[in-house]
RNA sequence: CGGUGCGUAGCUCAAAGGCAGAGCGACGGCCUCAUAAGCCGAAGGUGCUGGUUCGAGUCCAGUCGCACCCA
Numbered sequence: 001c002g003g004u005g006c007g008u009a010g011c012u013c014a015a016a017g018g019c020a021g022a023g024c025g026a027c028g029g030c031c032u033c034a035u036a037a038g039c040c041g042a043a044g045g046u047g048c049u050g051g052u053u054c055g056a057g058u059c060c061a062g063u064c065g066c067a068c069c070c071a
Base pairs, nucleotide, nucleotide: 002069003068004067005066006065007064010024011023012022013021018054027041028040029039030038047063048062049061050060051059
């Protein structure tokens, strides 16, 4: 150089073209003398650039990063 897979929230993972979610964590509140546990609430994300489509996390192309395979 060539090939395959992956990239979504702080972490682990969903979402098979139609409002982007869960668990844990962090934050605020309730409870408590206090802490923990428990309960409630809010915040936070689709690697990047294009294309297709009425509509893209999802399909296509390129690119970047990681892992693996071949040489």
The prediction has a mean pLDDT of 84.
The RNA shown here (transfer RNA) has 71 nucleotides and comes from Humisphaera borealis.
Rfam family: tRNA. It is annotated as a transfer RNA. Its family is annotated with triplet codon-amino acid adaptor activity in the Gene Ontology.